[in-house]
C1' cells in the first nucleotide's frame, strides 16, 4: 500500500427450526450443435508407455597418424596406356574429444523420489580460471591397406605391410601416496601443521622461419556439477494388526570415489508397530495453476527445477561422469528380410503413418538471432532453436458505418377495429473510409570494419475506390433480465430445481416483438465458491441424525497453592536462506490492451545467533482449601450364604352333603350320580412375600421388600489428628448386567408361548372361554441384548427463590423439641434471569465456564451383504455399496376427523296421534322397447321435480315433403313494383300457380319518401356443446348462532387474545370477570298478517232505536249506536308483587289485563361450503355449423310395457255405508268473462238471457256436523278398478290421446313384512270451498275456513348441529390416511456346483548373459632372463550370486455363473386391515414361540397411550 465476506428456489393448508437437493459465479489443454470479417500473444493425443512407413534429430578435428580414389578437363601417344590438374580432395581407417549435454514421455514409484534446512571431520568431478613443478630417453604391435578363404546376406577367418597425441618398460622427483615421531585444533571419531624413511609419472608431440602458442604429466586451489547422510513436511484403507533371519547390533574381513549388513565368516537376540508397523489401493514430486473475504478445497497442462524410464526383463563393459533414448551382451514378445543355413530392428526426438477415441496440428523454411558439440581458426554439425503453416482453442483490441430524417410510408403483428408495436428503424439527403482490396515506397531485428535475415517485399507509411465485402447466438413461468397471437390437447413435446402439457398453454410448436451477450453463442464434462453440509477460523447430540447399558482401570489429554532454578513450548532482534519465472505495486516497450522489460514488495517458511522469563513444561523445596486416612455416631428391599414363619392357590384322604358346578356380552367345550361344586377336619407340596408401602430408603447400572442369624461393600453427618496434589477424565483391556434363550442336573403348586377343543367372524391361524407343555423357581455355566429412557456421558466452579420429604448435626425456649430457627447430604413440586426452533430446562439446568471421553452429517436400500472376530446355538460385536427419492423429519398453528370427554339445542330420540311400505288406481323416474320414445335434475338437498295443465300449436325429438340473405333483425348498392283487398286449380300442407281490383306522400316535375318483390356486399339464425370458461337467479347446510374487522397486547412465526371463563337467553340474548377497548355482517327490534281497545269515516257493507212494508225479508225512510269495511291511534315494558340468583342479567310464581315474558303466523338467510343446479327462462367468452345443427310444413312421438322404486288419491268399513231433512264460513273469481230466475234433461248438459267492469250481480247448495230411517259384520247396500253400451261438453280435430254423465259389469283389498314419514295446539287429524295455468283436462300445486284431539317423564341412546377440551402419520381434511404377502414388468446387488484372468507371497526346480572369485595342463609381441625360462595377460574349465522360464501350494482381487435370497421402482391387479382416533383388543420394544399376509402369543421393559361415574359381545370395507 493493497485487499477484506451478498442470496434464492424446494417438505406444510399455513409457521419456525432441522435437513438434504438444485441454481445465480469463476475456471477450464476441452468436446459438441448453430454461426463465423480482421489482426496480436499464447495453446494444441488428457485416451493406446498402443504399432509404426519414409526423412531428417550427433557429430567434429588432416594444426594426432598412416593410406589415398573417382567422374571430369587438359597433354603425351597410332592403340594399348601414361601424365598433369582435380586432390593430398572425397570416402574409409588409427587417434582424441563429445556423443552421460540439448530433445521426449510420466510407465513404475508412497521412496530421502520430492520439497525444506542442515551434515560430508565419510566423497568424486573431464573440459574452465589461478599457483608451483616437469616434459629425459627407449620398445613392441596393431588398423587401413594388399593377398586368400567362408557365407545369399549380415558378417567372419587366415597370411603380410605400416604410422601416431594409439600402446608398453626405464630415469628423474614432490608440499601428492604410505609409515612413524612431535605441536596444534576438536567432546569424539578425527582433521591441520611440521619432520624422518618408503612408492608413483610424461606424448623429446602438433603448428609456425622464429618468438611463440596450443597440448601433455604431476601437484595445490578455485568455479560449477554430482555422490552419500540426517531433521521436518508429504494421498487413501484398521472390513490390512501384527511385522522382521541379513533381520537388530557387536569383531574381523572384503568391496566402493565414499559412511554403511553393502557383501561375508563369527557372537548376541534383537529391531519396527496404535504417535499407524506390514499390507493394499491410488499417485511422479515442486515452483505454481483454479477457486475462495481468508481458512481452506481442488488441480500439477504450458514454462522452469529435481526424479524416474526409453519395446519388456537382466547384465555388465567404455569412460572425469551411463549400468547409457537414436552404445553392447542375455532372455522374451512382437515386426521385417532369408538361398531356411541364419541375420537385422526399437518416433515416451522433429514432422508424419495406422489405430483407439468426444477429441489435438506442417512428412514446412533457416541456421539470420539465442545456446549447445568439435576445431588454433575458417567452418562444420545442431527438427535444440528462431519463424512460418493450421485450428475461434484460449486471452486481448478492431470493424460490420456516422449525422440528419414523421406520412410515423410499405410489409408483417396484433386489435375492444379506434387504434397499437416493429419505428428514426427502412427510404431519402449529407459526410467518413478503420479492417478487408489494388498500387507505390519499405525497415528495426546485425552483435562486427567488411559481409551475413528464413521470417519477408513482413510490419510500418503514403495515394487509389466505394457504404461499399463483414452477425449471429441463446433465453423470455418462478428463480432470472425480457408478452403476446396462433398450432397442439396428458398428444407431440420441454424440464437445471419446483414443474408444465387432458380446448381459451407467457412452460410444448411457429409467429410478431423484448431481454442477454457479441466472433461468438449457447450445452455436456470437470474443479472450487455459494456449502457454517466435515464447523482451526466456524456445527451439533433431551424431542430433529447423534451419550458408549454400567462401573474399575492402562496408554493418552488435562490439572492446586508458595519460592527458587532452567529456557523445551512462547515472545523479540539480527544473520543466513526462502532459484527464476508467477502473483501485487511504480515505471518502461509494442498506436491500446492482451503481451513483455526494469525495480521493489511478497515468498506469512527453516536454520543459526543473541537476549527475556509473565505464562506452559522440566527440576529442586515447601504448603493445605482438591483427594485420602483417623475417631466417634446413628440410618437403609445394598450385596453373599443359612435358617425359619404364617395367608392363600393346586393335590391326596376323610366326614357333611345333593344336582349341579364352572365359564360368557350371550354361549359352548370342561368338570359332576363312579356325588362335583360348596362346607368341615387332616396331609403333601411348590411358589410368591398382602397389611405396614410413601412421587420413602438402599445400590453405578441392571436392580432389590416376610423374619432370624453369619458374612460383606458403599453413602451420610460430627470432630479437625494424620498423608501433603497422592487429583480429574479415560481410547484399547477387565468385570458387571432385566427378560427370554441355551447346557447339564434336580424341582414343579399357581401361572402359561407352543398345541388342542368351544365360541365370534364373510373368514378369524386372534382377541373371549375351557385345558395345556416348554418356560418361569434352584444349582453349576453360558448367551450379552432392551423405550438397559431422564430417550439429558463424567468431574469442578458460578448463578435470585418459593414450598414438601428423607437422614444426620448445632441453635432458642421449655421439665420435656414432634412443632420454631439454621448447616450438611439426598430425593420431589413451581418458578425467576438466562438458554431453546418451540416444547420445555431452570443451584438435581437444557443456565455461564473449563477439562477428558462417546456419538452425529438427508430419506430408503440397511443395522442388510460381504469379510472379521465372540457364542454349544439363537445370534452378538464391528459394518458397507449398487440402486432409488426429493424430500424423510422436530416443534408449534389453525382446522377437520375419532367406535375421546364435557356442556347444550333441535319432533332428534323418548310419550303420543295419524301415515307411508302390502291393494286398485294416478303422477315421476329407473329400465326395457322404439324411428322417435326430445331434454335437463340423481342422497339428505332427483323421481306430482323445471312442466301455473304434451289430441293439433306447444316440441326441442322422429319420419317425409319444402326453402337458402333464409320464418323474424339490421347497413349499403342495382332493380322492380304503391301497399292491400277478392277469388279459382294442384297438394296432406307448406307451396306453387293463375285471374280480377287497387294506383299512397312531397315535389322547383328530374326526382325523393314510406311499403314491398328479386338479385349482390357486409352479415342473419342454432333449445348446437362447454353450467369444470362465466353473468344472474335458486338449492343446501340453517333461522343454526354464528362470522368477521380496526387499534392495542402476546408470539421470531403461522397465529392467538377480542369470541375464552362463571351465570344467563331462543340467540356472541344479557350480566359479572378479564389484555384488552371498540366496531361491522348476523340476532332481536323496525314492515305485513291475526288477537283487545279507542277515534275517523258510513256505501255497494251494518240495522239497536223509531217509521213504513212484505208470507218471509235492511225491502223502504231513516239511523252511525253495534257487527264490519280501511284510514289512524293506543295497548306489553319482566312495568308491578313475592321468592331464587351475586344486590347483577335473569328464572319461577302472582295480580292486573283482550293477550305475559319472542302473544300466533308470515317477509326477512351472515362469513361461506357442496367446480351443487342450470349455456333448455335471460345474458355471455370460445368452439361448432351456414342449400343445415338454421327455418316451413304433414303425420308421428313425448300418452310404448316381462318390470323396479318415490310421491299421492280411494279403500279395506258400522265413530261407517245409503236415503231423507236441516244448519252455519272463509278467501277468491268474472266482459273473448262469471251468467241468475225460468224451462227441457234421470244426468253431464241444453235452452234462456234478468243482473254484474262488481262490499251491489252472478260462480255458490259449502261439506264434515245435526235430526230421523236403513244396512248388522258378508268381501257385504264395505270397495270402486275394469269392462260394455249409450251419451254430454270443449275445440278446426278427442283414432292414436281429454273430461264429464247414465246404465250395466263389480276386480284387488278385511287395517298391511323387515323398515320408515310427519306432527307439540287452533296443531295433527278430518271435512269441504275457491284460485292460478287453461278452448277443454288435477287424485297435483297454491290458498280458504269449519269440526278438532291426544303427549312429552326425561336426555341414556340413534341423527343433524353449536361451545369447550383433547388425540392425530388426515389438509383432496375418516368416502381420509396406510401396511405386508402374492402375480406381472424392469433394474441394481448378495450367495452358489464351477469356470476364467490378474497381481502376489512361499517351497523347490532351472539357470542365459555378466561382475567377481578359484584353476587355467592349451595359447601367449613389449618386462626380466646369455639362454633354458620366468612373470604377466588371454582362451578355457569351475563355483558364488542372478533374469525369464517350469512345478506344488497359498493370499489378494476382476470376469462369468444353471439355480436362489433379499431388495428397489412401476398403471385404477390380488388378499386381507397391522398403523395413524382409546384407530375399534393401546401402541412401541429386547427375546422366543407360531402364522397366507399384514402380524398373533408368552415374557420382561417403556410412556413417545386416550378415557377415567359405571357397564360395554362381534364388525363397520
Nucleotide at each position: 500500500c493493497a485487499a477484506u465476506g451478498a442470496g434464492a428456489g424446494u417438505u406444510u393448508g399455513a409457521u419456525c427450526c432441522u435437513g438434504g437437493c438444485u441454481c445465480a459465479g469463476a475456471a477450464u489443454c476441452a468436446a459438441c450443435g448453430c454461426u463465423g470479417g480482421c489482426g496480436g500473444c499464447g495453446u494444441g493425443c488428457c485416451u493406446a508407455a498402443c504399432a509404426c512407413a519414409u526423412g531428417c534429430a550427433a557429430g567434429u578435428c588432416g594444426g594426432a597418424c598412416g593410406a589415398g580414389a573417382a567422374c571430369g578437363u587438359c597433354c603425351c601417344g597410332c592403340a594399348a596406356g601414361g601424365g598433369a590438374c582435380a586432390a593430398g580432395u572425397a570416402g574409409a581407417g588409427u587417434g582424441g574429444c563429445g556423443a552421460a549435454c540439448g530433445g521426449g514421455u510420466g510407465a513404475g514409484u508412497a521412496a530421502c523420489a520430492c520439497g525444506u534446512g542442515g551434515a560430508u571431520a565419510a566423497c568424486c568431478u573431464g573440459c574452465c580460471g589461478u599457483c608451483g613443478a616437469g616434459u629425459g630417453g627407449g620398445g613392441a604391435a596393431u588398423a587401413a591397406c594388399c593377398u586368400u578363404c567362408c557365407g545369399a546376406a549380415a558378417g567372419g577367418g587366415g597370411g603380410g605391410c605400416u604410422a601416431a597425441u594409439a600402446c608398453c618398460g626405464c630415469a628423474u622427483a614432490a608440499c601428492a601416496c604410505c609409515c612413524g615421531a612431535g605441536g596444534a585444533c576438536g567432546u569424539a571419531a578425527g582433521u591441520c601443521c611440521c619432520u624422518g624413511g618408503g612408492u608413483u609419472a610424461a606424448a623429446a608431440g602438433g603448428a609456425g622461419c622464429a618468438a611463440u602458442u596450443c597440448g601433455c604429466u604431476c601437484g595445490a586451489u578455485g568455479a560449477g556439477g554430482g555422490g552419500u547422510c540426517c531433521g521436518c513436511g508429504c494421498c487413501u484403507g484398521a472390513u490390512u494388526a501384527g511385522c522382521u533371519u541379513g533381520u537388530u547390533g557387536g569383531u574381523g574381513a572384503g568391496g566402493u570415489a565414499a559412511c554403511g549388513g553393502c557383501u561375508c565368516a563369527c557372537c548376541a537376540a534383537g529391531g519396527c508397530g496404535a504417535c499407524a508397523a506390514u499390507c493394499a489401493g491410488u499417485a511422479g514430486c515442486c515452483g505454481u495453476c483454479c477457486u475462495g473475504a481468508g481458512a481452506g478445497g481442488g488441480a500439477g497442462c504450458a514454462c522452469g527445477g529435481c526424479c524416474a524410464c526409453a519395446c519388456u526383463g537382466g547384465a555388465a563393459c567404455u569412460g572425469a561422469g551411463a549400468c547409457a533414448c537414436g552404445g553392447u551382451c542375455c532372455a522374451g514378445a512382437c515386426u521385417c528380410c532369408u538361398a531356411c543355413g541364419g541375420g537385422a530392428g526399437g518416433c515416451a526426438g522433429c514432422a508424419g503413418u495406422g489405430a483407439g477415441g468426444a477429441a489435438u496440428u506442417u512428412u514446412u523454411g533457416g541456421c539470420a538471432a539465442u545456446g549447445g558439440g568439435c576445431g588454433a581458426a575458417a567452418g562444420c554439425c545442431u527438427g535444440a532453436c528462431c519463424a512460418a503453416g493450421c485450428a475461434a482453442c484460449g486471452c486481448c483490441g478492431c470493424g460490420u458505418g456516422g449525422g440528419u430524417g414523421a406520412u410515423g410510408a410499405a410489409g408483417u403483428a396484433u386489435u375492444u377495429u379506434g387504434g397499437u408495436a416493429u419505428g428514426u428503424a427502412a427510404a431519402a439527403c449529407c459526410c467518413u473510409u478503420u479492417c478487408g482490396g489494388c498500387a507505390g515506397g519499405g525497415a528495426c531485428g546485425a552483435a562486427u570494419u567488411c559481409u551475413u535475415g528464413a521470417c519477408g517485399g513482413u510490419a510500418c507509411c503514403u495515394g487509389c475506390g466505394g457504404a461499399a465485402g463483414a452477425a449471429g447466438c441463446c433465453c423470455c413461468g418462478g428463480c432470472u433480465a425480457a408478452c403476446u397471437c396462433c398450432g397442439u390437447g396428458c398428444c407431440a413435446g420441454c424440464a437445471g430445481c419446483c414443474g408444465c402439457g387432458g380446448u381459451a398453454a407467457u412452460a410444448c410448436g411457429g409467429g410478431g416483438g423484448g431481454g442477454g451477450c457479441a466472433a461468438g453463442c449457447g450445452u455436456u464434462g470437470u474443479u472450487c465458491g455459494g456449502a457454517a453440509u466435515u464447523a482451526c477460523u466456524g456445527g451439533g447430540c433431551g424431542u430433529a441424525a447423534a451419550g458408549g447399558g454400567c462401573g474399575c482401570g492402562u496408554a493418552g489429554g488435562c490439572g492446586g497453592u508458595u519460592g527458587g532454578a532452567u529456557a523445551a513450548g512462547u515472545c523479540a532482534g539480527c544473520u543466513g536462506u526462502g532459484a527464476a519465472a508467477a502473483c501485487c505495486u511504480c515505471a518502461g516497450g509494442c498506436u491500446c490492451a492482451a503481451c513483455u522489460u526494469g525495480a521493489g514488495g511478497c515468498c506469512u517458511g527453516c536454520a543459526g545467533u543473541u537476549g527475556a522469563a509473565a505464562c506452559u513444561g522440566u527440576c529442586c523445596a515447601g504448603c493445605u482449601a482438591g483427594a485420602g486416612u483417623g475417631u466417634g455416631g446413628g440410618a437403609g428391599a445394598g450385596g453373599a450364604g443359612a435358617g425359619u414363619g404364617g395367608a392363600a392357590u393346586u393335590c391326596c384322604c376323610g366326614g357333611u352333603g345333593u344336582a349341579g358346578c364352572g365359564g360368557u356380552g350371550a354361549a359352548a367345550u370342561g368338570c359332576g350320580u363312579a356325588g362335583a361344586u360348596a362346607u368341615c377336619g387332616g396331609g403333601a407340596g411348590g411358589a410368591a412375600c398382602a397389611c405396614c408401602a410413601g412421587c420413602g430408603g438402599c445400590g453405578a447400572a441392571g436392580g432389590c421388600g416376610g423374619c432370624u442369624c453369619u458374612c460383606u461393600g458403599g453413602a451420610c453427618c460430627a470432630c479437625a489428628a494424620c498423608u501433603g496434589a497422592c487429583g480429574c477424565u479415560g481410547a484399547g483391556g477387565c468385570g458387571c448386567g432385566a427378560a427370554a434363550g441355551c447346557u447339564a442336573g434336580g424341582g414343579g403348586a399357581g401361572c402359561a408361548a407352543a398345541c388342542a377343543g368351544g365360541a365370534u367372524u364373510a373368514g378369524a391361524u386372534a382377541c373371549c372361554c375351557u385345558g395345556g407343555u416348554a418356560g418361569u423357581c434352584c444349582u453349576a455355566g453360558c448367551u450379552g441384548u432392551a423405550a438397559a429412557c431422564g430417550a439429558u456421558g463424567g468431574a469442578u466452579a458460578c448463578u435470585u427463590g418459593c414450598u414438601g420429604u428423607a437422614g444426620g448435626g448445632g441453635g432458642u425456649a421449655u421439665u420435656g423439641a414432634a412443632u420454631c430457627c439454621u448447616c450438611c447430604u439426598g430425593u420431589g413440586g413451581c418458578g425467576g434471569a438466562g438458554c431453546u426452533a418451540a416444547c420445555g430446562c431452570g443451584u438435581u439446568a437444557a443456565g455461564u465456564a473449563u477439562c477428558c471421553c462417546g456419538c452425529c452429517u438427508g430419506g430408503g436400500g440397511a443395522g442388510u451383504a460381504c469379510g472379521g472376530u465372540c457364542g454349544c446355538a439363537a445370534g452378538g460385536c464391528u459394518g458397507a455399496a449398487a440402486c432409488u427419492c426429493a424430500a424423510a423429519g422436530g416443534a408449534a398453528u389453525u382446522g377437520a376427523c375419532g367406535g375421546g370427554g364435557g356442556c347444550c339445542c333441535g319432533c332428534a330420540c323418548a310419550a303420543g296421534c295419524g301415515g307411508u311400505g302390502g291393494a286398485g288406481c294416478a303422477u315421476g323416474u329407473g329400465g326395457u322397447u322404439u324411428a322417435a320414445u326430445u331434454c335437463g335434475a340423481c342422497g339428505c338437498a332427483a323421481c306430482g321435480c323445471g312442466a301455473a295443465g304434451a289430441a293439433c300449436c306447444u316440441u326441442a325429438c322422429c319420419u317425409g315433403g319444402g326453402c337458402u340473405u333464409g320464418a323474424a333483425c339490421u347497413g349499403g348498392g342495382g332493380u322492380g313494383g304503391a301497399a292491400g283487398u277478392a277469388g279459382g286449380c294442384a297438394g296432406a300442407g307448406a307451396u306453387g300457380u293463375c285471374u280480377a281490383u287497387g294506383u299512397c306522400c312531397c315535389u322547383a316535375a328530374c326526382g325523393g319518401g314510406a311499403c314491398u318483390g328479386c338479385u349482390c356486399c357486409g352479415g342473419a339464425g342454432g333449445u348446437g356443446c362447454u353450467g369444470c370458461a362465466u353473468g344472474g337467479c335458486u338449492g343446501u347446510c340453517g333461522u343454526c348462532a354464528g362470522c368477521u374487522c380496526g387499534u392495542g397486547u402476546c408470539g421470531u412465526g403461522a397465529g392467538a387474545u377480542g369470541u375464552u371463563g362463571g351465570g344467563u337467553u331462543a340467540a356472541g340474548u344479557c350480566c359479572c370477570g378479564c389484555a384488552a377497548c371498540g366496531a361491522g355482517c348476523g340476532c332481536a327490534a323496525c314492515c305485513c298478517u291475526u288477537g283487545c281497545c279507542c277515534u275517523u269515516a258510513g256505501u255497494u257493507g251494518c240495522u239497536a232505536a223509531c217509521g213504513a212494508g212484505u208470507c218471509a225479508a235492511g225491502u223502504c225512510g231513516a239511523g252511525a249506536a253495534c257487527c264490519c269495511u280501511a284510514g289512524g291511534g293506543g295497548a306489553a315494558c319482566u312495568g308491578u308483587c313475592g321468592g331464587c340468583g351475586a344486590u347483577a342479567a335473569g328464572c319461577c310464581g302472582g295480580a292486573g289485563g283482550a293477550a305475559g315474558g319472542u302473544g300466533g303466523g308470515g317477509a326477512u338467510g351472515a362469513c361461506g361450503u357442496c367446480a351443487a343446479g342450470u349455456c333448455c327462462u335471460c345474458a355471455u367468452g370460445g368452439c361448432c355449423u351456414u342449400u343445415a345443427u338454421g327455418u316451413c310444413c304433414a303425420g308421428g312421438g313425448c300418452u310404448a310395457c316381462a318390470c323396479a322404486c318415490g310421491u299421492g288419491c280411494u279403500a279395506c268399513a258400522a265413530u261407517g255405508g245409503g236415503c231423507g231433512g236441516u244448519a252455519c264460513a272463509a278467501a277468491g273469481g268474472g266482459u273473448c268473462g262469471c251468467a241468475a230466475a225460468c224451462c227441457c234433461g234421470c244426468g253431464a248438459g241444453g235452452g234462456g238471457g234478468a243482473g254484474c267492469c262488481a262490499a251491489u250481480c252472478c260462480c255458490a247448495c259449502a261439506a264434515a256436523a245435526c235430526c230421523g230411517u236403513u244396512c248388522u259384520c258378508a268381501g257385504u247396500u264395505c270397495g270402486g278398478a275394469u269392462u260394455g253400451c249409450a251419451g254430454u261438453c270443449u275445440g278446426c280435430a278427442a283414432c292414436u290421446c281429454g273430461a264429464c254423465u247414465g246404465c250395466a259389469u263389480g276386480a284387488a283389498g278385511c287395517u298391511g313384512g323387515a323398515a320408515u314419514c310427519g306432527c307439540u295446539a287452533g296443531u295433527a287429524a278430518u271435512c269441504g270451498u275457491g284460485g292460478a295455468u287453461c278452448a277443454g283436462c288435477a287424485c297435483g300445486c297454491c290458498a280458504c275456513g269449519g269440526u278438532g284431539a291426544a303427549u312429552a317423564c326425561g336426555u341414556u341412546c340413534c341423527c343433524g348441529g353449536g361451545c369447550c377440551u383433547u388425540g392425530u402419520a388426515c389438509a383432496c381434511a375418516c368416502c381420509g390416511c396406510c401396511c405386508g404377502u402374492c402375480a406381472c414388468a424392469u433394474c441394481a446387488u448378495g450367495a452358489a456346483a464351477g469356470c476364467u484372468g490378474g497381481u502376489u507371497g512361499u517351497a523347490c526346480u532351472a539357470g542365459a548373459a555378466g561382475u567377481c572369485g578359484c584353476c587355467g595342463g592349451g595359447c601367449u609381441a613389449a618386462c626380466c632372463g646369455c639362454a633354458a625360462g620366468g612373470a604377466g595377460g588371454c582362451a578355457g574349465g569351475c563355483g558364488c550370486c542372478c533374469a525369464a522360464g517350469g512345478u506344488g501350494u497359498g493370499a489378494c482381487u476382476g470376469g462369468u455363473g444353471a439355480u436362489u435370497g433379499g431388495g428397489g421402482u412401476g398403471a385404477a391387479g390380488u388378499c386381507g386391515u397391522a398403523a395413524c382416533a382409546a384407530g375399534g383388543u393401546a401402541g412401541c420394544u429386547g427375546u422366543a414361540g407360531g402364522a397366507g399376509a399384514a402380524c398373533c402369543u408368552g415374557u420382561g421393559g417403556c410412556u413417545g397411550g386416550a378415557u377415567c361415574a359405571c357397564c360395554u359381545c362381534c364388525u363397520u370395507u
This is a predicted structure of a 1517-nucleotide RNA (small-subunit ribosomal RNA) from a Candidatus Versatilivoraceae bacterium. Taxonomically the source falls in Candidatus Versatilivoraceae (Bacteria, Pseudomonadati, Acidobacteriota, Candidatus Versatilivoradales). Its Rfam family is "Bacterial small subunit ribosomal RNA". The literature on the family includes a 2002 paper in BMC Bioinformatics by Cannone et al., "The comparative RNA web (CRW) site: an online database of comparative sequence and structure information for ribosomal, intron, and other RNAs". Gene Ontology terms of the family: ribosome and structural constituent of ribosome. RNAcentral holds the sequence, with entries from ENA.